[in-house]
RNA sequence: GGGCUCAUAGCUCAGUUGGCUAGAGCACCUGCUUUACACGCAGGGGGUCCUAGGUUCGAGUCCUAGUGGGCCCA
Numbered sequence: 001g002g003g004c005u006c007a008u009a010g011c012u013c014a015g016u017u018g019g020c021u022a023g024a025g026c027a028c029c030u031g032c033u034u035u036a037c038a039c040g041c042a043g044g045g046g047g048u049c050c051u052a053g054g055u056u057c058g059a060g061u062c063c064u065a066g067u068g069g070g071c072c073c074a
Stems, first nucleotide, its partner, number of pairs: 001073007010026004019057001028044005050066005
C1' cells in the first nucleotide's frame, strides 16, 4: 500500500430479503423470603444502534467517507 471482517445496554450477543414502540442472558436497583448472606420469586431502571453524510414515506439493516479492533496478502 491492497483486501476481508467486526463495532447494538455495564459485559456476552440476537435482531432472517428495510416496516409499528430495539430485544435476550448475565450484571445492577427495589420488594418478598432469611437472624443475616446466598439461592429463589415479583417488579424496575439503563441505548444518539462507532462518527458524519446520502437513498427512501420509512434505515440497526442499503450506499459513501472516516475512526477503532481483528485477520490475510505485499
Predicted 3D model of a 74-nucleotide RNA (transfer RNA) from uncultured Candidatus Saccharimonas sp.
Rfam family: tRNA. By type it is a transfer RNA.
It was read from a public genome assembly.
Taxonomically the source falls in Saccharimonas (SeqCode) (Bacteria, Candidatus Saccharimonadia, Saccharimonadales (SeqCode), Saccharimonadaceae (SeqCode)).